[in-house]
Context: one part of a larger RNA
RNA sequence: CUGGGCGAAAAGCGUGCGCAGGCGGUUGAUUAAGCUUGCUGUGAAAGCCCCGGGCUCAACCUGGGAAUGGCAGUGAGGACUGGUCGACUGGAGUGUGGCAGAGGGGGGUGGAAUUCCACGUGUAGCAGUGAAAUGCGUAGAGAUGUGGAGGAACACCGAUGGCGAAGGCAGCCCCCUGGGCUAACACUGACGCUCAGGCACGAAAGCGUGGGGAGCAAACAGGAUUAGAUACCCUGGUAGUCCACGCCCUAAACGAUGUGAACUAGGUGUUGGAGGAGCGAUCUUUCAGUACCGCAGCUAACGCGUGAAGUUCACCGCCUGGGGAGUACGGUCGCAAGAUUAAAACUC
Numbered sequence: 001c002u003g004g005g006c007g008a009a010a011a012g013c014g015u016g017c018g019c020a021g022g023c024g025g026u027u028g029a030u031u032a033a034g035c036u037u038g039c040u041g042u043g044a045a046a047g048c049c050c051c052g053g054g055c056u057c058a059a060c061c062u063g064g065g066a067a068u069g070g071c072a073g074u075g076a077g078g079a080c081u082g083g084u085c086g087a088c089u090g091g092a093g094u095g096u097g098g099c100a101g102a103g104g105g106g107g108g109u110g111g112a113a114u115u116c117c118a119c120g121u122g123u124a125g126c127a128g129u130g131a132a133a134u135g136c137g138u139a140g141a142g143a144u145g146u147g148g149a150g151g152a153a154c155a156c157c158g159a160u161g162g163c164g165a166a167g168g169c170a171g172c173c174c175c176c177u178g179g180g181c182u183a184a185c186a187c188u189g190a191c192g193c194u195c196a197g198g199c200a201c202g203a204a205a206g207c208g209u210g211g212g213g214a215g216c217a218a219a220c221a222g223g224a225u226u227a228g229a230u231a232c233c234c235u236g237g238u239a240g241u242c243c244a245c246g247c248c249c250u251a252a253a254c255g256a257u258g259u260g261a262a263c264u265a266g267g268u269g270u271u272g273g274a275g276g277a278g279c280g281a282u283c284u285u286u287c288a289g290u291a292c293c294g295c296a297g298c299u300a301a302c303g304c305g306u307g308a309a310g311u312u313c314a315c316c317g318c319c320u321g322g323g324g325a326g327u328a329c330g331g332u333c334g335c336a337a338g339a340u341u342a343a344a345a346c347u348c
Stems, first nucleotide, its partner, number of pairs: 004319003007302001012316001014201004021194003025088007033081002035077008049065006091191001092188004096183004103177007110154001115149007125136002162169002206247006215241002220236004258315006266293012297304002321348003330341004
């Protein structure tokens, strides 16, 4: 240097954008850096190897040869890679016409329900459980009617559905805004793929400042249960959950499956477009998504199977027995909590 792997055995960074780097479509000309080849020089001697010679042999000594991964110079070649110049349209992108969508941000608004407040009616219970008790109620509760306050979440539609890079996104309306799909043309002309560092986003919990606080509810208190019960059950209840701004940066951040491209039987359902046939119900073709079954193939098996875990290519990340340990130390980041990077002794 080559050789193995990463769905569940160790192993895909949570996700994207992207500089450097790596890799890169078709075609003509040119160049000759890479590449192939010729020659020349160099590659000290000793040693190793081959053929001889000398010590009685050998070790040892000695003559000749070979070898010397290479390097440099100078010619030749021109397929391939690279460079330069030119052209192309299939990759990529732009324009035009349509389409779907809980994609994002801001503002407004609606009804149901819970709770609370006021007043009316009304009287002895209510609540809760396996059963109870704590709790609430004759200072009039619960129930019921009317009015009001406030916060949070949006039943049905709703899906095996849609959108988003991921996290995630759901009442309705308005404003701002990102992306996608599709049809037929026109245009640009390789503008591409991947991406160490870097940058951005990133559920919940948590943190800072200021608001808000209906319900729920860590902590906490009480009542039960129990041998005990720092729990499970019950009655309460504070942070928090909500908003604004600023942090934190983790997760079973999962499809436990990196991104992009090409190729390789089909069938069934569904979402969004476009085309064709038919009076119509409907049938059919095609593109993009989503779900199930399944050929070949793959796999240890389970299973995967045109949305691959099949057959290949490009680039990145990661793994190397269990424990110690995702820990210690150091560095970086953070207000903190901690995050990230990441060992060893020892032990089986």
Source information: A computed fold for a 348-nucleotide part of an RNA from an uncultured bacterium, annotated as small-subunit ribosomal RNA, central domain. Its mean pLDDT, the model's own confidence on a scale to 100, is 89.